[in-house]
RNA sequence: CUUAUCAAGAGAGGCGGAGGGAAGUGCCCUAUGAAGCCCGGCAACCAACACGAAAGUGAAAAGGUGCCAAUUCACACAAAGUAUAACUUUGAGAGAUGAG
Numbered sequence: 001c002u003u004a005u006c007a008a009g010a011g012a013g014g015c016g017g018a019g020g021g022a023a024g025u026g027c028c029c030u031a032u033g034a035a036g037c038c039c040g041g042c043a044a045c046c047a048a049c050a051c052g053a054a055a056g057u058g059a060a061a062a063g064g065u066g067c068c069a070a071u072u073c074a075c076a077c078a079a080a081g082u083a084u085a086a087c088u089u090u091g092a093g094a095g096a097u098g099a100g
Base pairs, nucleotide, nucleotide: 001100002099003098004097005096006095011039013038014037015036019029020028021027024075025074026073040068041067042066045064046063049058050057051056072094077091078090079089080088081087082086
């Protein structure tokens, strides 16, 4: 950079000790223990398996990732609509993850 997905799902375990939720604003979580590590779990993107010319579909979960508060926690930009110091919806941007 390209492409797919992001409304579901996942422990009252052990070590550890104060922070964490990307960044800004907000709002939250946290000594009834944060981050991190281990174990455990969830999911099923890749690979592997079956069918298929392919696209794809199915089943599985031993391998490579990923994930396990809140929609990607909300907003931030644009458009439309109305209930118009606002709200709702859609889209963009930003971000995350996989594959290339």

Overview: Predicted 3D model of a 100-nucleotide RNA (SAM riboswitch aptamer (S box leader)) from Metalysinibacillus jejuensis. Of the family's consensus pairs, 97% are formed in the model. The sequence is in RNAcentral, with records from MGnify. The coordinates come from a structure-prediction model, not an experiment, and the mean pLDDT is 84. Rfam family: SAM riboswitch aptamer (S box leader). Rfam describes the family as follows. The SAM riboswitch is found upstream of a number of genes which code for proteins involved in methionine or cysteine biosynthesis in Gram-positive bacteria.